[in-house]
């Protein structure tokens, strides 16, 4: 690094839709879904690479179209 699974990152409505994904099609492109696909962690799995690292305490995320509500902390009134 990949790829797969679980968990974290407060949620709930509408509404548009790129991407994957479905389906049609010779294509082009249409027609459906659809706003956790991101990060950050544990675990299998494979790959590549290095000679390294280890143990212990403390603290601790960053995002996630538009509109709109709940909930959470702060501040003004």
């Nucleotide at each position: 690094c990949a790829g797969g699974u679980c968990g974290a990152g407060g949620g709930g409505c509408g509404c548009u839709g790129c991407g994957a994904c479905g389906g049609g099609g010779a294509a082009a492109c249409c027609c459906g879904c659809c706003a956790c696909g991101c990060u950050c962690g544990g675990c299998c799995u494979g790959g590549c690479a290095c000679c390294a690292u280890c143990c212990g305490a403390c603290c601790c995320a960053a995002g996630g179209g538009c509109g709109u509500c709940c909930u959470c902390c702060g501040a003004g009134u």

The RNA shown here (SAH (S-adenosyl-L-homocysteine) riboswitch aptamer) has 77 nucleotides and comes from Actinoplanes sp. TFC3. Its Rfam family is "SAH (S-adenosyl-L-homocysteine) riboswitch aptamer". On this family, see Wang et al., Mol Cell 2008: "Riboswitches that sense S-adenosylhomocysteine and activate genes involved in coenzyme recycling". Rfam links the family to the GO terms regulation of gene expression and S-adenosylhomocysteine metabolic process.